[in-house]
RNA sequence: GCGGAUGGCUGGAUGACCGCGUUUACCUAGGUAAGCGAGGAAAGUCCGGACUCCACAAAACAACGGUGCCGGGUAAUGCCCGGCUGGGGUAACCCAAGGGAAAGCGCCACAGAAAAUAAACCGCCUGCGUUUACGCAGGUAAGGGUGAAACGGUGGAGUAAGAGACCACCGCGGGGCUGGCAACAGUCGCGGCACGGCAAGCCCCACCGGGAGCAAUGCCAAAUAGGAACCUUACGGGCGCAUGCCCAAGACUGUUUUGGUCUGAAGGUUCGGGUUGGCAGCUAGAUCUGUUCAGUAAUGAACAGGGCAGAGGAAUGGUCAUCUAGGGGCGGGGAAACCCACCUUGGACAAAAUCCGGCUUAUAGGCCGUCCGCGCGU
Numbered sequence: 001g002c003g004g005a006u007g008g009c010u011g012g013a014u015g016a017c018c019g020c021g022u023u024u025a026c027c028u029a030g031g032u033a034a035g036c037g038a039g040g041a042a043a044g045u046c047c048g049g050a051c052u053c054c055a056c057a058a059a060a061c062a063a064c065g066g067u068g069c070c071g072g073g074u075a076a077u078g079c080c081c082g083g084c085u086g087g088g089g090u091a092a093c094c095c096a097a098g099g100g101a102a103a104g105c106g107c108c109a110c111a112g113a114a115a116a117u118a119a120a121c122c123g124c125c126u127g128c129g130u131u132u133a134c135g136c137a138g139g140u141a142a143g144g145g146u147g148a149a150a151c152g153g154u155g156g157a158g159u160a161a162g163a164g165a166c167c168a169c170c171g172c173g174g175g176g177c178u179g180g181c182a183a184c185a186g187u188c189g190c191g192g193c194a195c196g197g198c199a200a201g202c203c204c205c206a207c208c209g210g211g212a213g214c215a216a217u218g219c220c221a222a223a224u225a226g227g228a229a230c231c232u233u234a235c236g237g238g239c240g241c242a243u244g245c246c247c248a249a250g251a252c253u254g255u256u257u258u259g260g261u262c263u264g265a266a267g268g269u270u271c272g273g274g275u276u277g278g279c280a281g282c283u284a285g286a287u288c289u290g291u292u293c294a295g296u297a298a299u300g301a302a303c304a305g306g307g308c309a310g311a312g313g314a315a316u317g318g319u320c321a322u323c324u325a326g327g328g329g330c331g332g333g334g335a336a337a338c339c340c341a342c343c344u345u346g347g348a349c350a351a352a353a354u355c356c357g358g359c360u361u362a363u364a365g366g367c368c369g370u371c372c373g374c375g376c377g378u
Stems, first nucleotide, its partner, number of pairs: 001374010012323007020037008039349001043360002046358005051213004056259006064209005069083005084098001085096004099204002104202002106198003121144002123140007152170005171193001172191002175188005217280004227271006236247004249263004287306008326345004331340003
């Protein structure tokens, strides 16, 4: 200097005038003053929660759904951090839907002889027939072909020709030892050794999971019809003057057990009526910033400081002026990088609605750091 990888920050500024929303203070039917007023993704609604409600709750089981190597973090997760294994890359780094194929079922098109209890198309060898070409019988799976994949790979020895039939190494299986919390790694024997792949096919195994959601929910006001019809089932006993209590029965969850609540209840179907108003929920939270300590890190702790929208059909806008990141043009200096002057242009993706933690997606431009490769110079 060029190319690449990865982490982080920012994503226009200032002034004036007019116009908005909200908080506080003061005066007071409304004004004055001051403060504050969209995002890193507010988006997707993909996860996890806080919170609210649900006569149902706990336990076990079932169904359904989710996750899937190990360890740690967190309120929690399918998230984050650190490792291991496998794959890609020269490397920095990146990716993984990372448990089980000997529990069972299923699939592997076409091509090919044959696609898993899977095989002989070409070929090779032996014998017989035969003038040659060729035909028949037996052996073979080393060579060739087909395919994404063909009864482990390379070499040797052996054979009529071959073949883990035999040998060495690799692969595979299982075992010992060492290191590591572990996933695993290394090493040393043993065994000729099961007949592939797919579980982002069903399935098996391990772990986790109640449902609905701020249109949750609560209060006030007002109004109507304390609406009508139909179906299923229990509606008993005892004590007691009575209120009431106990037992049984019934209903309430997918099943069972235990407990609980209710009982002229409960559940189901159809038709019809009123209410569309106001207030709360509503912004102080697993909150933000800084410093120190612990930790490889995610993160945690301590101390100090801050108060940063709360609308309710939905506010933060309009005009003017100046500056400016960056782009373009022209001129000068300079080996280049770059510097100076003038003109021109002028900022991406995009908008809260209960809140928070993640992930994913979109993003013009600018800035900072670390690392890898190549080339050159000193």

Bacterial RNase P class A from Marinosulfonomonas sp., 378 nucleotides, folded computationally. Of the family's consensus pairs, 94% are formed in the model. Model confidence (mean pLDDT): 76 of 100. Rfam family: Bacterial RNase P class A. About the family: Ribonuclease P (RNase P) is a ubiquitous endoribonuclease, found in archaea, bacteria and eukarya as well as chloroplasts and mitochondria.